[in-house]
RNA sequence: GCUUAGAGUUUGAUCCUGGCUCAGGAUAAACGCUAGCGGAAGGCUUAACACAUGCAAGUCAAGGGGGUUAAUUGGUAGCAAUACUGAUUAAUUACCGGCGUACGGGUGAGUAACGCGUAUGUAACCUACCUUAUACAGGGGGAUAACACUGGGAAACUUGUGCUAAUACCCCAUGAGGUUACGAUCAGGCAUCUGGUUGUGAUCACAGCUACGGUGGUAUAAGAUGGGCAUGCGUGCCAUUAGGUAGUAGGUAGGGUAACGGCCUACCAAGCCGAUGAUGGCUAGGGGUUCUGCAAGGAAGUACCCCCACACUGGGACUGAGACACGGCCCAGACUCCUACGGGAGGCAGCAGUGAGGAAUAUUGGUCAAUGGGCGGAAGCCUGAACCAGCCAUUCCGCGUGCAGGAAGACGGCCCUAUGGGUUGUAAACUGCUUUUGAAUGGGACUAAACCUGGAGACUUGAUUUUUGGGGUGCAUGUACCGUUCGAAUAAGCAUCGGCUAACUCCGUGCCAGCAGCCGCGGUAAUACGGAGGAUGCAGGCGUUAUCCGGAAUUAUUAGGUUUAAAGGGUGCGUAGGCGGGAGGAUAAGUCAGGGGUAAAAUCGCACAGCUCAACUGUGCCACGCCCUUGAUACUGUUUUUCUAGAGUAGAAUCGAGGUAGGCGGAAUGUGCAGUGUAGCGGUGAAAUGCGUAGAUAUUGCACAGAACACCGAUUGCGGAGGCAGCUUACUAGGUUUAUACUGACGCUGAGGCACGAAAGCGUGGGGAUCAAACAGGAUUAGAUACCCUGGUAGUCCACGCUGUAAACGAUGAUCACUUGCUGUUGGCGAUAGAUAGUCAGUGGCAAAGGGAAACCGAUAAGUGAUCCACCUGGGGAGUACGACCGCAAGGUUGAAACUCAAAGGAAUUGACGGGGGCCCGCACAAGCGGUGGAGCAUGUGGUUUAAUUCGACGCAACGCGAAGAACCUUACCUGGGUUUGACAUCCCGAGAAUUUUGCAGAAAUGUGAAAGUGCCUCUUCGGAGGAACUCGGUGACAGGUGCUGCAUGGCUGUCGUCAGCUCGUGUCGUGAGAUGUUGGGUUAAGUCCCGCAACGAGCGCAACCCUUGCCUUUAGUUGCCACCAUUUAGUUGGGUACUCUAAAGGGACUGCCGGUGUUAAACCGGAGGAAGGUGGGGAUGACGUCAAGUCCUCAUGGCCCUUAUGUCCAGGGCUACACACGUGCUACAAUGGUCGGCACAAAGGGUAGCGAGCCUGUGAAGGUUAGCCAAUCCCAAAAAACCGAUCUCAGUUCGGAUUGGAGUCUGCAACUCGACUCCAUGAAGUUGGAAUCGCUAGUAAUCCCGGAUCAGCAUGCCGGGGUGAAUACGUUCCCGGGCCUUGUACACACCGCCCGUCACACCACGAAAGUUGGCUGUACCAGAAGUCACUGCGCUAACCGCAAGGAGGCAGGUGCCCAAGGUAUGGUCAGUGAUUGGGGUGAAGUCGUAACAAGGUAACCAAGCC
Repeated sequence: GCUUAGAGUUUGAUCCUGGCUCAGGAUAAACGCUAGCGGAAGGCUUAACACAUGCAAGUCAAGGGGGUUAAUUGGUAGCAAUACUGAUUAAUUACCGGCGUACGGGUGAGUAACGCGUAUGUAACCUACCUUAUACAGGGGGAUAACACUGGGAAACUUGUGCUAAUACCCCAUGAGGUUACGAUCAGGCAUCUGGUUGUGAUCACAGCUACGGUGGUAUAAGAUGGGCAUGCGUGCCAUUAGGUAGUAGGUAGGGUAACGGCCUACCAAGCCGAUGAUGGCUAGGGGUUCUGCAAGGAAGUACCCCCACACUGGGACUGAGACACGGCCCAGACUCCUACGGGAGGCAGCAGUGAGGAAUAUUGGUCAAUGGGCGGAAGCCUGAACCAGCCAUUCCGCGUGCAGGAAGACGGCCCUAUGGGUUGUAAACUGCUUUUGAAUGGGACUAAACCUGGAGACUUGAUUUUUGGGGUGCAUGUACCGUUCGAAUAAGCAUCGGCUAACUCCGUGCCAGCAGCCGCGGUAAUACGGAGGAUGCAGGCGUUAUCCGGAAUUAUUAGGUUUAAAGGGUGCGUAGGCGGGAGGAUAAGUCAGGGGUAAAAUCGCACAGCUCAACUGUGCCACGCCCUUGAUACUGUUUUUCUAGAGUAGAAUCGAGGUAGGCGGAAUGUGCAGUGUAGCGGUGAAAUGCGUAGAUAUUGCACAGAACACCGAUUGCGGAGGCAGCUUACUAGGUUUAUACUGACGCUGAGGCACGAAAGCGUGGGGAUCAAACAGGAUUAGAUACCCUGGUAGUCCACGCUGUAAACGAUGAUCACUUGCUGUUGGCGAUAGAUAGUCAGUGGCAAAGGGAAACCGAUAAGUGAUCCACCUGGGGAGUACGACCGCAAGGUUGAAACUCAAAGGAAUUGACGGGGGCCCGCACAAGCGGUGGAGCAUGUGGUUUAAUUCGACGCAACGCGAAGAACCUUACCUGGGUUUGACAUCCCGAGAAUUUUGCAGAAAUGUGAAAGUGCCUCUUCGGAGGAACUCGGUGACAGGUGCUGCAUGGCUGUCGUCAGCUCGUGUCGUGAGAUGUUGGGUUAAGUCCCGCAACGAGCGCAACCCUUGCCUUUAGUUGCCACCAUUUAGUUGGGUACUCUAAAGGGACUGCCGGUGUUAAACCGGAGGAAGGUGGGGAUGACGUCAAGUCCUCAUGGCCCUUAUGUCCAGGGCUACACACGUGCUACAAUGGUCGGCACAAAGGGUAGCGAGCCUGUGAAGGUUAGCCAAUCCCAAAAAACCGAUCUCAGUUCGGAUUGGAGUCUGCAACUCGACUCCAUGAAGUUGGAAUCGCUAGUAAUCCCGGAUCAGCAUGCCGGGGUGAAUACGUUCCCGGGCCUUGUACACACCGCCCGUCACACCACGAAAGUUGGCUGUACCAGAAGUCACUGCGCUAACCGCAAGGAGGCAGGUGCCCAAGGUAUGGUCAGUGAUUGGGGUGAAGUCGUAACAAGGUAACCAAGCC
């Protein structure tokens, strides 16, 4: 100085675990859309693939001899032209020679390595050019290219002969000096050693050129620079790579190298490396740094810088100071090109460029002006290094696309609740201003410093340095920059807008088209798709894709976990390792501090500065690493001395189902034998198989066999775990306690390793009573390879050997220390008379603190700390595949990936559910009564039919339901005929009063005529005008729709259910969802009340208040009533108002009283009184909610649809059809009855388009006539069953009445389709109804009539009324429904839930597989190019020696070692592919079952075996 953020997604909700995903930054990027300018950078990440063309390394004439050209100038010949031959100068250059070409530039294939980084060493080394110092440069010699001639060849190139020079080559001399051998001597050092001085021997140099100033050469010493080599440390992944290695590790000697060294060779010898990861495999240039991150880290290595490696592939050396050499050589190979076919040439991973590959990466540009390099004395030449320019939004940075004013808030667009408003929006238009950019035009740099100079001066011994004059040099570039003129003029897009995440509406579409980073959108009202308007974000860019870091504490060193979420090894012993008690001394490795070296530059950070700013660039400062050094000594380490608290040993006591081996015992079971005894036994839910008259079962006696050990027996004891139980003996291990003595840290943990290790299983041999996989039979069942039953073999038991796994669990590793209490129990100890308290070691329960996601744990920790080991990192695939190891086998151990999902999971919460539990209720069952289901008919529904049979309602909770009444109408349906501002509403215009009567056509609607009629109000100039109803015609706004969506809705309704529940406020508890209250004990019809209680209160429900009914009172008596008094056929009349009744107000019933029970409660039981007794009976009344329940066809209403029709009018038809099926009813089947006759008693209703008395007619339905009544008055109106008689006498009847024929009545325009009723005749089925099922608990069921609504007419339906009037309820086991509490849950669309496996189909990835193809690699062998080295060198040979012969030396050639490519054989490994095959995953609807979740209907699960 800097500064650390989270979110979405598992659930109905919650907390946690845990993965997936997002927001940020970055990039050598690419793609899509778009694009004004400038600056600074960057630009083949893929094929180290192949390359056309040009260029990228030359230079030196002051090293050399020549050649050529030009100029000048001689000589000779010639008249001359000219020829020949010199000299000088200039230019140029092939060749010899020197220097350079080992730099610069490219690339990253190889390399996991001393390759790189860092720090050292080199006493084990080299270094051209450069610098310094010293010394020297004497004398000789022989060649060779060029060149000339000549031969071969297509070419590349090359043969031979001859001439010649040098700073080319060789010899001799000299030797300051170097090297070397043997000595002497001194000094130093870390071992080997090193240095100095000195003696002797051997050996080693050189080159000239010149302009005369210099420059170059040789040797030695030193420096500088650059390298070589060696070493410590650091530097990927895989152990499903565990053993590797023969020059291998070391030594001796030698060789080789600049140099050490197995670098190489010979010999000796057997080592060396490795779990601190050798060897092998895969991947990869390393670093400075870059990106990210708070950091620690993680990822990366493009540009720039450093290092390395490579240069078509492989091998090799040569030259040289330096190479095993990118633009050199040789060989082999592949490829390309030329060829006359004989033979040759080539290497862009230099700069451009081409092809190819790829998502993808630029110009065949300019200049050496600058910087730098090579050569040169220099001028200069060369330089695709470099500097510039070109292309590309590839990145970073900067600028601009105007600024100010301007509201009629314009037009247009879009939206809305639409005569209007909102928004686009001061935005535009318009006015003024500015001119960056742009266009035109003018001026115009910096970069230039050096350097050159045969100009001059100064200083210095000198090299040199410095000053100054003159001259020359600019690619970029007429660029940057600065003026002038013009004019808003030339310049905005992209993505997004459901949440995360800033930003919303309309239209289109209709699980389609599509979107999507995750969650997820889309099935007719999509803020999620597509378009539009608007908005948001960023902006010359914006999005997408890919990759990296972050978020991710999601590998956790900083900084995580392991009871139940993934995770403690089954247990112990113990090796390596890690960690380790008290005290003192020494040391100083770790540690800490000071100092020094280094940590290249660039980069990062801080500060300042230069480009107008910034990016960019410059200057200064800053560094945590490594090394050296000096010190400190607390802690750790090392070492030493010592201690006893840890640990152990000894003595004593004690404990126990501890272990092994042997012996013994009784009960039970089975079997055998015998006795008694007779028909069954056995078994089950019920049965059957089975056993039994050949005598079972039962019972008695005897015998045998094997296995297991009742009671004691217990959250008892022992053991390391597995595990261990009759009694007893022997052997043996261990724990605990304890007085004392001894050792003296000997300890803890423990990777590998070793041992033990239930059951099942395997091998061999025994044994075999019981039980019992497999198997058989019987049942059950749709099936039943199961559950149940009868049998039954392995096995169960023993010995020996294997196996090595379990839900081997406390799902809790071992050890040590510390931390608040209560209460049991086992074994010991000492104290006590004892009760008791204490203490050590175990074993249980409950709590505190603390912990935990919670459940819970809590001195036996899951608390607080320490040490060590093991293990985990989303679910599935999978504990699978492959490989390896183990096993006789079964199998075990170790243990992936592809692919796939967005979850999987833990704990707890609320519900719901359970073939869980407890309590309770209901005509729920039971107990009863009567029905339905059978018949005929009525009615509704389905189905079928039809032109149409309109539509809706579908378990309960649709089906005599909407419909309280379809002949027309209704009517919505069908056929046909009409109509189009409409049958209906409002507005406008024109005409007419309205209205009434009537003709024709037509089925009618309708069409077309005729006649009558002129009204009301206002004004008036009396001509008329206007207005209000109403009618007709016209125009368009609109009307209209029983068209669709009840899954867009309101309202209303059904249902659970008249069930007793559903909630809230405050408080408290819980991290939270939530809980508490509302649970508990009683009680109730009731969450009704009481008591208790971290709850206290409250609300909606319950109850009550309301209506009706039952008793009484009061008031009032007409149309009601009539006891009394009269009167009558008759409450008819007078009278009365007592009674009944009517209808208004009251009273009455409240567990109020008594007794008992109960908690002194609430309440219950019984009783009294009372008309009524414990809500008296009935009704109305329906909490929060559930069922996307019902209704768009009652009504209302959003959206969609139709508009000469899906509207509307009319006629006719249909809704009434009819093989059939179902629901609801009516009538019956008869004698408790039918028929006939007689006779009695209601309530509640209705009535003027009405009820209709009475009388008359008709067999009757009814008709005629009409009194009364707008009703306690009159009428409907007869109540019926009942009761009293008569008859029928058990039959298809005197039951039953369907059906059919005939004749009628009534309503109505109209009874054909299609009404009701009457009379006569006809007289079907039916003799009490299978499985199944419904209603009802008292004035109820049953039965009998009466009335009403609808309605012209039409009920067996519906809604009401009264009459007669039962039976039964032990009780709550069971069925159904419901309430409360509790429990389990894998359910939450909530059991009509969830969910498993095979099979079938499609797709995907993977394994196996006869094989097959390729890469890499090992081993053995063959082969052996070029080449170094060695040997040889018979052929050849200039320099030296020699008089010569010859020699020395050299070369070619030959041989040998090594060795690349190649080949053969045989392995390993990796990858591709493979008929077929195996499992796995995914998929909207398939098949079969129902394994799991509830006691999941046989509790589930783990290991193992069989089928």
Molecule: small-subunit ribosomal RNA
Organism: uncultured bacterium